[in-house]
Context: one part of a larger RNA
């Protein structure tokens, strides 16, 4: 110098502490291990695997498994030859194989014309001891790309100085900061990656703009912003404006800053995001891809039918529903926001107890759909029960998509009513429009979400304070460690 210490000295984080709500019991989804199995494809494993690769396995995806099948191949160069278009049977599970029947003289483009020419092109057959192909192996050979440690303040260079030297200095001290932010001090003196600026989006307002929005005022009616009228307003989307410790007090060293306050939509980073320094784990990924090297090469390549990835004594992790009165039901009533539509999203309307179904107006969309949000408030019944709590489970009957719902799909009605009365040890997330709690939307996708990524609606408590866990800095101090 580093690294380490159940050494010290400072700091700082939802690390603890105050709080609010869950995991951990209970069913169900989900994903793992483990066992099973013809095969239950493979990878991912402390944090940083385990609703993860998968934004979606009935076929297909499908890598696994049986059985059948093919052998220059599904693909792709090369060189050779050729070059109609239609049905129809048989045999199969299907790929496929095999026959047959009509109807015709032949692919396209261009150039040429006396031609059955020429050239490109596409199909198609042969050929290769050239090759293709391989989700076969090595992430510990490799790019690329991502975790993490962390949005932690750090990593380090150039001259200068010290020092045989490895190194030091600079980056240390005193103070401050979310910061190696600033200030001061100083053998330092400058950079340079990173911090913060700089970007997007929110919160205020001014200007342009006014349609498909909007509708104060005025008119008119069919009582609906419907039509005028109009761009106020709300709202869209362009473009500025505004916040800078700028102002004032104080504290502090006359600094740097810090506490208060004052005008302001907004105050000390205003809130949220995108950004990830040198490097740490030989971390992940050769199943995205792209690639050394090594193996298969009538099979470790290619098709196909059917199974499997969805098994089930068990055990883990994510979740979802619940246990109930701050509730359950029933009728009435009211307010978003993001999105996303043409093989599409579908109103009004009919009709079914429903799930749907007929049928189709509008909309390539600020117009027209999807689209009544729900929690919430009235009223009314239930009066603490395994209950008018809770909804597994099976039964019949049926809807939808689809060649096809048996293995193995989502709903729908009836009927059936399982555990479950708040959960041991322990352990997790959250500091404000957060947590809690309610609904909507999209992606993937024919169908199939309690996962996932967004969106709004209601909407708390609590932080004394750093003594201790735990993780991180920075200085110092010890060392049989490098």
């Nucleotide at each position: 110098u580093g690294a380490c210490g159940g050494g010290g000295a400072c700091c700082c984080g939802u690390a603890c502490a105050a709080g609010c709500g869950g995991u951990g019991g209970a069913g169900c989804a989900u994903g793992u291990g483990g066992u099973u199995u013809a095969a239950u494809u493979c990878g991912a494993a402390a944090c940083a695997a385990c609703g993860c690769g998968c934004a979606g396995a009935a076929c297909c995806u499908u890598a696994c498994c049986a059985g059948c099948u093919c052998u220059u191949g599904a693909c792709a160069u090369u060189a050779a030859a050729u070059u109609u278009g239609a049905a129809u049977c048989a045999c199969g599970a299907g790929a496929g194989u095999g026959a047959u029947u009509c109807a015709u003289u032949a692919u396209a483009a261009c150039a040429g014309u006396a031609a059955u020419u020429g050239u490109u092109a596409a199909a198609u057959u042969u050929a290769a001891u050239a090759c293709a192909g391989g989700u076969g192996u090595u992430g510990c050979a490799u790019g690329g790309c991502u975790g993490u440690c962390g949005u932690c303040a750090g990593c380090u260079c150039g001259u200068g100085u010290c020092g045989u030297g490895a190194g030091a200095u600079g980056u240390u001290g005193g103070g401050u900061u979310a910061a190696g932010u600033c200030c001061u001090a100083u053998a330092a003196c400058g950079a340079g990656c990173g911090c913060a600026a700089c970007c997007c989006u929110u919160a205020u307002c001014a200007c342009u703009a006014g349609u498909u929005g909007c509708u104060a005022a005025u008119c008119a009616u069919u009582u609906a912003u419907u039509g005028a009228u109009g761009c106020a307003c709300u709202c869209u989307a362009g473009c500025g404006a505004a916040a800078c410790u700028g102002c004032c007090u104080g504290u502090g060293a006359u600094a740097a800053a810090c506490a208060g306050g004052a005008g302001g939509a907004a105050g000390g980073u205003g809130g949220g995001g995108a950004u990830g320094a040198c490097g740490u784990c030989a971390a992940g990924u050769c199943c995205u891809c792209a690639u050394g090297a090594c193996c298969c090469u009538u099979a470790u390549g290619g098709g196909c039918u059917g199974g499997g990835c969805u098994a089930c004594a068990c055990a883990c992790g994510u979740g979802c529903u619940a246990c109930a009165a701050u509730g359950g039901u029933a009728a009435u009533g009211a307010c978003a926001a993001u999105a996303g539509g043409a093989a599409g999203c579908a109103a009004u309307g009919a009709u079914g107890c429903g799930a749907g179904u007929c049928g189709g107006a509008g909309c390539a969309a600020a117009a027209c759909c999807u689209c009544u949000a729900a929690a919430c408030a009235u009223u009314a019944c239930c009066u603490c029960a395994g209950u008018u709590c809770a909804g597994a489970u099976u039964g019949u009957u049926c809807u939808c998509u689809g060649c096809a719902a048996c293995u193995c799909g989502a709903g729908a009605a009836c009927a059936u009513g399982a555990a479950g009365u708040c959960g041991g040890a322990a352990u997790c997330g959250c500091u404000a429009g957060u947590a809690a709690u309610c609904g909507c939307g999209g992606a993937u996708c024919a169908g199939a979400a309690c996962g996932c990524c967004g969106c709004g609606g209601u909407g708390a408590a609590u932080a004394c304070g750093u003594u201790c866990c735990c993780g991180g800095g920075u200085c110092u101090u010890g060392u049989a460690c490098a």